[in-house]
This record gives sequence, structure tokens and C1' cells, in this order.
RNA sequence: GCCCGAGUAGCUCAGACGGCAGAGCAACGCACUCGUAAUGCGUAGGUCGCCGGUUCGAUUCCGGCCUCGGGCU
Repeated sequence: GCCCGAGUAGCUCAGACGGCAGAGCAACGCACUCGUAAUGCGUAGGUCGCCGGUUCGAUUCCGGCCUCGGGCU
């Protein structure tokens, strides 16, 4: 230098054909308990890596860039 994959909640990851952003774990509150854990119920938590393009509308499509992983030279 070229090719492929990944980037979404604190962590691990989903996400559709373009139309309200989700789960589990973690955190917090309540219930239960003598108390803790477990369990149940609930709450909060997101510039969807960055910039631009297309579109009525982009996390999703297109281009460029950045970071990480792998491969080739």
C1' cells in the first nucleotide's frame, strides 16, 4: 500500500425491506427475609465511531476518514 470483518447502554451483543433504538448482565429503588444472598416487580442509562451524500425520513443505503482484528504484498 491492497483486501475482508467489526465499531449500537457501564459490559457482552441483537436490530428491519429505510419509518418510535432493544435484550441479557451490571447499577439504583421497592417487595420478600431476623439480616444478606437468591427471587419477583420497577426505574434510570444511547451524539447508534466521525464527516458528508441520497431521501419526506438514515443506526440501516452510498462515499471518505478514524480505531480495532485478520489476511496479502
Overview: Predicted 3D model of a 73-nucleotide RNA (transfer RNA) from an Acidimicrobiales bacterium. Its Rfam family is "tRNA". It is annotated as a transfer RNA. The source organism's lineage runs through Bacteria, Bacillati, Actinomycetota, Acidimicrobiia and Acidimicrobiales.